This is a predicted structure of an 88-nucleotide RNA (Glycine riboswitch aptamer) from Brevundimonas sp. G8.
[in-house]
């Protein structure tokens, strides 16, 4: 210097589901009711994986949390920067 892996950050893309009903309101919102969604997080099974009998574990499931116009958020994908590790 190049490549790969991990972590953090910036930028871009980013779905689903009631703009429901009732009450209150300082009109920003709040509370309750039922109906829903799964892609923050969390939990569960274990498909799968590994240094293999011990571990890691999902985009699967649950819906506690979160969410159901817009905004915010958002797993994941691409790209850039920084740090660490390994190889050439």
């Nucleotide at each position: 210097u190049u490549c790969a892996g991990c972590a953090a950050g910036g930028c871009g893309g980013g779905a689903g589901a009631g703009a429901u009903c009732g009450g209150c309101u300082c009109c920003g919102g709040c509370c309750g009711a039922c109906g829903c969604c799964g892609a923050a997080g969390g939990c569960g099974c274990a498909a799968c994986c590994g240094c293999c009998c011990c571990g890691g574990a999902a985009a699967c499931g649950c819906u506690c949390a979160g969410g159901c116009a817009a905004a915010c958020g958002g797993a994941c994908c691409g790209u850039c920067u920084u740090g660490c590790u390994g190889a050439a």

Background
The RNAcentral record of the sequence draws on ENA. Its Rfam family is "Glycine riboswitch aptamer". Rfam describes the family as follows. This family represents the bacterial glycine riboswitch. Glycine riboswitches usually consist of two metabolite-binding aptamers domains with similar structures in tandem. Its family is annotated with glycine biosynthetic process in the Gene Ontology.